[in-house]
């Protein structure tokens, strides 16, 4: 340059024949437990004007898009 895979909450990762995005885990935060901590359990834990928005950025296709299509931006691996 060309060809594969990849980018999703603070992190790591699920959801893929298109139909409720954030399971789940780690972290935080607040109580429970203890003289007081660890540990353990319980409950939260994307923004938001509360109507909605939101999956690396625009766009396109659909009654709907993390998913399918086209362009770019970034990581990885392979190639000359």
């Nucleotide at each position: 340059g060309c060809c594969g895979c990849g980018g999703u909450g603070g992190c790591g990762g699920a959801a893929u024949u298109g139909g409720u995005a954030g399971a789940c885990g780690c972290g935080c935060a607040c109580g429970a437990c203890u003289c007081a901590a660890a540990c353990u359990c319980g409950u939260g834990u994307a923004c938001u004007u509360a109507g909605g928005u939101g999956u690396g950025u625009g766009g396109g296709u659909u009654c709907g898009a993390u998913u399918c299509c086209c362009a770019c931006c970034c990581g990885c691996g392979g190639u000359a």
Molecule: transfer RNA
Organism: Flavobacterium suncheonense GH29-5 = DSM 17707